Large-subunit ribosomal RNA, domain II from a Flavobacteriales bacterium, 688 nucleotides, folded computationally. Lineage of the source: Bacteria > Pseudomonadati > Bacteroidota > Flavobacteriia > Flavobacteriales. Rfam family: Bacterial large subunit ribosomal RNA.
Context: one part of a larger RNA
Parts: sequence; C1' cells; structure tokens
RNA sequence: UCCUACGAGUUACUCCUCAUUGGCAAGGUUAAGUGUUUAAGACACGAAGCCGAAGCGAAAGCGAGUCUGAAUAGGGCGAUAUAGUCAGUGGGGGUAGACGCGAAACCUUGUGAUCUACCCAUGGUCAGGUUGAAGUUCCGGUAACACGGAAUGGAGGACCGAACCGAUAAGCGUUGAAAAGCUUCCGGAUGAACUGUGGGUAGGGGUGAAAGGCCAAUCAAACUGGGAAAUAGCUCGUACUCCCCGAAAUGCAUUUAGGUGCAGCGUUGAGGUAGAGUUUUAUAGAGGUAGAGCUACUGAUUGGACUAGGGGGCUUCACCGCCUACCAAAUCCUGACAAACUCCGAAUGCUAUAAAAUAUACUCAGCAGUGAGGGCAUGGGUGCUAAGGUCCAUGUCCGAGAGGGAAAGAACCCAGACCAUCAGCUAAGGUCCCAAAAUAUAUACUAAGUUGAAAUAACGUUGUGCGGUUGCAUAGACAGCUAGGAUGUUGGCUUGGAAGCAGCCAUUCAUUUAAAGAGUGCGUAACAGCUCACUAGUCGAGCGAUCGUGCGUGGAUAAUAAGCGGGCAUAAAGUAUAUUACCGAAGCUAUGGAUUCCGUCGUAAGACGGACUGGUAGGGGAGCAUUCUAUGUGUGUUGAAUGCAGGGGGUAACCCUUGCUGGAAUGCAUAGAAAAGCAAAUGUAGGA
Repeated sequence: UCCUACGAGUUACUCCUCAUUGGCAAGGUUAAGUGUUUAAGACACGAAGCCGAAGCGAAAGCGAGUCUGAAUAGGGCGAUAUAGUCAGUGGGGGUAGACGCGAAACCUUGUGAUCUACCCAUGGUCAGGUUGAAGUUCCGGUAACACGGAAUGGAGGACCGAACCGAUAAGCGUUGAAAAGCUUCCGGAUGAACUGUGGGUAGGGGUGAAAGGCCAAUCAAACUGGGAAAUAGCUCGUACUCCCCGAAAUGCAUUUAGGUGCAGCGUUGAGGUAGAGUUUUAUAGAGGUAGAGCUACUGAUUGGACUAGGGGGCUUCACCGCCUACCAAAUCCUGACAAACUCCGAAUGCUAUAAAAUAUACUCAGCAGUGAGGGCAUGGGUGCUAAGGUCCAUGUCCGAGAGGGAAAGAACCCAGACCAUCAGCUAAGGUCCCAAAAUAUAUACUAAGUUGAAAUAACGUUGUGCGGUUGCAUAGACAGCUAGGAUGUUGGCUUGGAAGCAGCCAUUCAUUUAAAGAGUGCGUAACAGCUCACUAGUCGAGCGAUCGUGCGUGGAUAAUAAGCGGGCAUAAAGUAUAUUACCGAAGCUAUGGAUUCCGUCGUAAGACGGACUGGUAGGGGAGCAUUCUAUGUGUGUUGAAUGCAGGGGGUAACCCUUGCUGGAAUGCAUAGAAAAGCAAAUGUAGGA
C1' cells in the first nucleotide's frame, strides 16, 4: 500500500414543543389495580390524577374582570373573534456516556526496595613493586636534657600497577551481537574502598556527599484495580441514489475574540393584506460631499504699498526730534491653501406622489448553517499616494462556478454546464507552422529583431517620417577652394616686458578700402608666426534657425541560456489607421428526450402550452439495496443461495436473464421492525 470482516445521530422518559394521521369534543383521557380469555396478547371494569373550558393579584381575595391607588381617574395584565384532549408516526429540544474514537490529569483500594538510593546485622576480597612517619637500639654529644649520625622499624583517605570498581577521549555500532555494547586510551585500586547473604525505609511518601537523581527498561510524584464511557468551546472520522431550493464569513453582546446568544442572510409549511417588493420615467422635496472660493467667517500664507508698535543708529542735561535694503499688527493691491474653514455648490444616492413593466414583499410556525473570508475596480483612512499590507464604503466575481481566451494561473476578458447529436451562428480572442481560421485588402511608419501581450524615468540623440513659423538665395546664397585680411599704432594705463590676444580704461576712434575688430581663438619672455570675423573671385540651387508631432536610439544592472509559449518573422507573421471574410465556448439556434413549477382541459390517469433545471454549508422531497417478522403466493437434488463470465433493462441507487460453479435452501407482493449501506478515523483483527 492493497484485500476481506468489523467500525460512528442510538435507546429510555406520566418531560417540553411543532407538524401530520386518527378517535371523541366544551370536553378529552385513564394510571396502578381487578375481572374474563389467551401462544403473544386482547377485551371489560377501574375518575385517583392530568390537560382544557377565566382571569388578575406577592397574598388574603375578588371575578369578565382584577391589580395599583384616596379615587368611579389613569395605567398594567386579561375578557369581548372560544378548541381542546388522548393515542400513533415524524422534525427539534431537555435529562441521561447521548454520533464515534482520543487526553494530560484528579480521587480512592491495594502491590512493589530480587533494579536502584540510604541504613542495620553478619561474612568475603584487594598479584607484585616503591617510598620509608612515629617509636626503639647503638654511637657521637650535653652538667643533665636537647641535638646529630647509623641501624632497626613499618605509618599513610602515600606512590606505580593487575584482579576488582569505575567511565576520560576517539572510533565502531545506531531496523545493533547488545532497549547502553565493542576496541584502544583513561581514573581509583588499604579505603569516605569493593562485594556476598539476611533485614529495614513506600508514593505528596521514601531515599538522596543534591543530578529533580533513584524507588523493577516507568519518576517535577511509581505500578495495579476502581470512580469511569472523568471532562475535551479542541483535532480526526461519520458509510446507497436521484430531484427542488440554496446561504454566511455582517451588526450588537460576551473572562469574549478559532466558542456562544439575539438579529441578518437559507429552506419547508401555513396565511391573505389599502399589492406592500423591485425597476424605469416624470414631478416635488431634505442635504453640504466632489468641485470651487475665501476684502464671506475660522485658521494658515507669497511679494509689494502704506503705517501703529518694537529693535538699531544719530542727537540731547532732559523732553522732543531725525534716519533705517531690521522685526512687524491693522489697512490696500497681488498670488495661493484646509478632514475637523464655507459667500457658494453639483452628479449619484435617499424620501414622497403618479404611471408603466415585472413578481415579489410581508406575517406566523418547524428546521438550519454562518458569525476566520478573499481578489479586482472605484471613493477614502492608515502606511512611504510601499506591500499579494491593514481598516471602512459601493459594486462585482471566487468562495459554492464548469466551458472559451490570457503559453501555464481561484477571483482579468467572454460566458452561467438538465441529457443526447460526426448540425448551424456568434462572444472574448484570433487566422505563416506547431494549431481551427487571411502568407487578406488599402495607405503609411519602423531597421532597432525595436517589436511580435508584464513594465521602464530624469536627461541625452545632425537616426528617420510628417507639419508649422522664420531668415538667406540666379542682383549667385550655404559648404569647399584661390586671394586679401591693411594704416595712424607697440591706442592709453600698468609693468621687468604687455606690441589685437595677463590685467585695467573707453568718445573700441579715425584713415585707405571690395573688405579688414584698437580684434574670435592658437601661439611668444615680449615680438614674430598661424587663424577667425569681414571682402573679392571660382562654383551653380537650394541653404540655415526654431517649434510641434510619429516611430526609433543611449540611459538599461541578478545570479545555468531563459519574460515573443516555441519555430521563426523585416514593402512582416512588427506598429498605426480603415475595410471585408473566416475560425472560435458546455453562450444562442436546430432536432429528439427528461425533471420541476405555472396555466388550460380532464373525476382521475394524463394531454397541450410556457418558463425553468451550476452549486459547498444547509433545508425539503422521492426512491434503491440489506437482515428479520406477519399475511398471502411461488421456486428448488429434473439442482436453492453463492461465486465467475457473457447478454439485456432502468435517470441513478440497482434489476432481469444465459452458461459454468456450487450442493440445500430461497424468492415475489403488501405491511411492520432495524445491530440497515464504508474509502478515508497515524481506525480494529486477519491475510497478501
């Protein structure tokens, strides 16, 4: 992992409630018990009791009223439209283990110290080697001691090191040889040593040289039985089919936030109302948003004018006074701002009335689920005008929605799947090949593979197309080439020098000229030299400046080559504009069929017409299968059930039949009762 079997909303109750079926009905009904008769049971008796027919009050009590109250007032609850009750069945609730499995724990009765911790009693063990304490003896020494030396001696939680006890480091082992081991190394090894046997301490207790360690492979409270099916707002699982409808992820509250109550939204049944609901149009309203505005307020605010006040300077013995590119109220001009500003002010939305269209809306009763939502678009708050962020509002889709497109994709675009068909038309999107359909048509653009379905800035660009404005030009422009580009003068000043060209000054003048600056750059120490402006000649038709715009280009940086889906594509298969075909979905249509609802006809069965039939949680309806019981009726050794393989039928669960197998039971109809359907629960048992 698979197969087979088992495996989860059950049962009880004088309980509550609703629906439905039946009996009786202002009444309904018996319980225990008794009697008769039975296979089970049934029938009769039995009003004790219960519910209802009357309520109000705390109660006494009164009563269609009553309570409060001084009240005959007012107010509260009732009456004035009377239906109940008993039983069966079903949907919910309650109490019980209450759909099933699942804790960690708590309490209680006992069992454990053969493991291990500590203690008691009594025994046992420690190769070999080393060191050499006290004491003693002798000698020396002393007045005598002391003291010194040599022997002897054999102390020690002494030393080295086996057994023994331990466990430092590494490796191996890790479904092991072993639920703690093996190898090598290592610590202690006469001691607080190790060890045998017997005994003691027991679970909030022991024991502990103390690690929350150990107390039988179990310890921050052992193990066993019991309370016990503890409790589990938590997780997981919860079994056949078809049909109709179809949510929510919100508000308020909550020791509440992953739970629950009420409301909202779903479904089923009943009811029948000034036809309430929804949409559109018209008319009439309330409002202070978007926008806009501010000499219309509150606040904030640019520059200027004018000018209180203040600062600074001048003056003065002091008071005055004067000045100010300082700060600045108010006023005026000008510019601009606001969610908590408004002199103004929409569109939508909302309310009312009317009309039209449509078919809901509402009330009561039964049963729910939901109360983690999410993306996108728009209006906002928050955040960084960050987030696949977060919090609201309006809409939509996903959730609970399949199909086509976007290469691939929950929510983006198109479009809402009852079934069948080798029929047709379209949507979005496409039409060179992969791959259905145009290598379509017309006119342009792009040369960057830009582009070909993610997106790309400031700032650059004599890439190129189109358009506007303007200047020069056959009296010859623009570019090139040839020639000139001079004189007063080296202008003045400055300076070591300053001559067009370090710097300063300016009446940057004047002359000769076709033209030539008191000089546009390079250059020199300063000159020189080269060049430009400017002019003539040559040439012969366009040449510049600027603005707007289309497509391109640089800017351009992410980790394998890798963001056209790929191949590939350049008068495109790219871009722009226009046009006509075609393809393209479960959309629409065609043909046939089915369910549900409504309408008409019909006693009914049904027929016809119309509309509808995606669906999670969930509500409602109709069925299939299994086992047993009752009644009826069948089959079977001339072969039942079962199994295997064919064939057929039904919308499905399933049903029928043929052959083989098998060897004794079993089907159908109508009712009834359930140990009544498995793919999942790290389900249980067996097997592969």